[in-house]
Two RNAs folded together computationally: RNase P RNA and transfer RNA, 424 nucleotides in total.
Its mean pLDDT, the model's own confidence on a scale to 100, is 79.
Rfam match: Bacterial RNase P class A. By type it is a ribozyme.

RNA sequence: GGAGAUGUCGAGAUGACCGCUGGCGGCCGCGCGCGAGCGCAGCCACGAGAGGAAAGUCCGAGCUUCACAGGGCAGGGUGCUGGCUAACGGCCAGUCGAGGCGACUCGCAGGAAAGUGCCACAGAAAACAAACCGCCUGCCGCGAGGCAGGUAAGGGUGAAACGGUGCGGUAAGAGCGCACCGCCCCUCCGGUGACGGAGGGGGCACGGCAAACCCCACCCGAAGCAAGACCAGACAGGGGUCGCGUUGCCCGCGCGAUGACUCCGGGUUGGUCGCUCGAGCCCACCGGCAACGGUGGGCCUAGAGGAAUGGUCAUCCACGACAGAACUCGGCUUACUGACCUCUCCGCCG
RNA sequence: GCGGGCCUCGUCCAACGGCAGGACAAGAGUUUUCCAAACUUUAGAUAGGAGUUCGAAUCUCCUGGCCCGCUCCA
Numbered sequence: 001g002g003a004g005a006u007g008u009c010g011a012g013a014u015g016a017c018c019g020c021u022g023g024c025g026g027c028c029g030c031g032c033g034c035g036a037g038c039g040c041a042g043c044c045a046c047g048a049g050a051g052g053a054a055a056g057u058c059c060g061a062g063c064u065u066c067a068c069a070g071g072g073c074a075g076g077g078u079g080c081u082g083g084c085u086a087a088c089g090g091c092c093a094g095u096c097g098a099g100g101c102g103a104c105u106c107g108c109a110g111g112a113a114a115g116u117g118c119c120a121c122a123g124a125a126a127a128c129a130a131a132c133c134g135c136c137u138g139c140c141g142c143g144a145g146g147c148a149g150g151u152a153a154g155g156g157u158g159a160a161a162c163g164g165u166g167c168g169g170u171a172a173g174a175g176c177g178c179a180c181c182g183c184c185c186c187u188c189c190g191g192u193g194a195c196g197g198a199g200g201g202g203g204c205a206c207g208g209c210a211a212a213c214c215c216c217a218c219c220c221g222a223a224g225c226a227a228g229a230c231c232a233g234a235c236a237g238g239g240g241u242c243g244c245g246u247u248g249c250c251c252g253c254g255c256g257a258u259g260a261c262u263c264c265g266g267g268u269u270g271g272u273c274g275c276u277c278g279a280g281c282c283c284a285c286c287g288g289c290a291a292c293g294g295u296g297g298g299c300c301u302a303g304a305g306g307a308a309u310g311g312u313c314a315u316c317c318a319c320g321a322c323a324g325a326a327c328u329c330g331g332c333u334u335a336c337u338g339a340c341c342u343c344u345c346c347g348c349c350g
Numbered sequence: 351g352c353g354g355g356c357c358u359c360g361u362c363c364a365a366c367g368g369c370a371g372g373a374c375a376a377g378a379g380u381u382u383u384c385c386a387a388a389c390u391u392u393a394g395a396u397a398g399g400a401g402u403u404c405g406a407a408u409c410u411c412c413u414g415g416c417c418c419g420c421u422c423c424a
Base pairs, nucleotide, nucleotide: 001346002345003344004343005342007340008339009338012316013315014314015313016312017311018310020049021048023046025044026043027042029040030039031038032037051322055333056332058331059330060329061328062327063224064223065222066221070251071250072249073248075220076219077218078217079216080094081093082092083091084090095109096107097106098105099104110215111214115213116212117209118208119207132155133154134151135150136149137148138147139146140145163181164180165179166178167177168176182204183202184201185200186199187198188197189196190195228273229272230271231270238264239263240261241260242259243255244254245253266423267422280299281298282297283296284295285294286293287292317320351420352419353418354417355416356415357414360374361373362372363371368404376392377391378390379389380388397413398412399411400410401409
C1' cells in the first nucleotide's frame, strides 16, 4: 500500500424553553353508591417514551380458540456429518466439492447399477448401441470407382458421444496388453460420524436431468390478537339448506331438531382484559474450539386505538442514510450515510 | 394488523422446459371527391434481479406492484 474476517454504534451531539402519549404520586372539585369504593374533569411534581432493520411476512415458537380422542390415505416441508436450541429451513464446528498466491469465501451437498419420463436443433448414433466422412483387408474394374467384411484411433455434429495420457501391439485398430491417473469391489487402520489413508483385486460396467414424476429418512392438527374472555346496551324477524363439528377423503368419536349453517333482513361500531416481566437486558466467573449452557450480582426499558415520540433557539462536528412500534419472542432476507474496535493474509521498504 | 391470489405487446387472452402467437386498437399504403368499411403491410411485451438446466414466460429464491377477504350481537 492492497485485501479478508468478526463485532459495535447509528432520528448527529450538548444545553435551554414550549408541547404530545402512557405510568406513578399529591391537591382540589363533580357525579353514582348505605358503605368499602367506582367513574369523570382540572392543577402540580417525578420518571419513561421507536429500530438495527420496527420492513418483507420467508421460516420457527409462545399464547388463544376449536374434543385436534385415535387410525389410515392424501397433502406439505426438510435433505453431507456431529452438536446447540423451546423450536427452526436458524446458528456453531467439521467433511466433501468449487474459487482464490493467501487470509478466506461460496454450495437447495441424499438416491440416476427401484422404476417411469425428458434430452429441442444439429448429428450416423442421445443410451439400446450404432457407423456419415475416414482407415485397413479381400474381390471386381484399364481407371474414376463399386461390392463384401473388419475397425472406432482421427474428422465432423452437439451442452453432452460409451474412461484419459503414453508405450507396446496390429492389415488397420481397439483395455487387445502394460504403466500412471480415474472408476468399481474387498480388507485393514484413524475418526462418534460425514469421510480420510494404506494394501489387494477387477479391464471398465454405471452419460446428464430428481429447483421432472418418484424412492428413502425425518418432521408437520387447523386457524390466527380483526385469536379470544368478560361486562353493558340496542334490534325484528323472516326465508332457505341440512345433520353438524377449525385443511381434503375414509373409518371412528362427540354433539344434535328448544339444533346447526349464516344465504337475506335487523341492531351495535361502547367499555375492561388479552397488552407487555420476558425462552428479557447488562456485568463477572466457570464449562465448552464454538454456537451455547450454568452460577452469582444488578436493572425495568413505549403500550396507542385516528393512533404519542414534535417544535424553536444557541454552540460544535464528519453536515446527518435506510426508515416509524400495534400480542410477543428466536432467526433469515432485503434497504442503508458513515464512523470505530479486534484479528489475519499478500506485496514493497528499512 | 392477519390471510389469500395475480403480474405476457396499448387492451383482452394463448403458449409440453425447445423460434413468445392471436384478436381488437395504433402507424403507413391501396381504394374513394372526402370519411367509414375492406385489403396489404409495419412496429410493439414475459414486473425487476439472482439461481437450477445445454436451454426458463414456464422450475426455485429474493424484491416490487396490484386485487380480494377478515369486528361484535342476534